[in-house]
C1' cells in the first nucleotide's frame, strides 16, 4: 500500500435504529462469635473521534485515530 477484524461500565463481553445491559470487581446491607461463601441493593458510560442520513443512531453512511490478523511491495 491492498484486504478482513475489534474499540460499550475498573476487567472480560452482549446488544445491533425507538428502554445502554450481564458477569466479575467495588461499596453498603443482611447471614456469621469472625472470615469465607450465599443473598439482597447502589455507585460507576461523553458506546474511540468529527461529520452525514434519519421524527430518532451504540446500530446505518464516510473518513480519521488507535488495535489485532493476512497480503504485497521496497531500499
Nucleotide at each position: 500500500g491492498g484486504g478482513c477484524g475489534g474499540u460499550u461500565a475498573g476487567c472480560u463481553c452482549a446488544g445491533c435504529g425507538g428502554g445502554a445491559g450481564a458477569g466479575c470487581a467495588u461499596u453498603c446491607g443482611c447471614c456469621u462469635c469472625a472470615c469465607a461463601c450465599g443473598c439482597g441493593a447502589a455507585g460507576g458510560g461523553u458506546c474511540g473521534u468529527c461529520g452525514g442520513u434519519u421524527c430518532a443512531a451504540u446500530c446505518c453512511c464516510g473518513a480519521c485515530a488507535c488495535u489485532g490478523c493476512c497480503c504485497a511491495c521496497c531500499a

Source information: This is a predicted structure of a 75-nucleotide RNA (transfer RNA) from Desulfuromusa kysingii. Its mean pLDDT, the model's own confidence on a scale to 100, is 83. Taxonomically the source falls in Desulfuromusa (Bacteria, Thermodesulfobacteriota, Desulfuromonadia, Geopsychrobacteraceae). Its Rfam family is "tRNA". By type it is a transfer RNA. Gene Ontology term of the family: triplet codon-amino acid adaptor activity. The sequence is in RNAcentral, with records from ENA.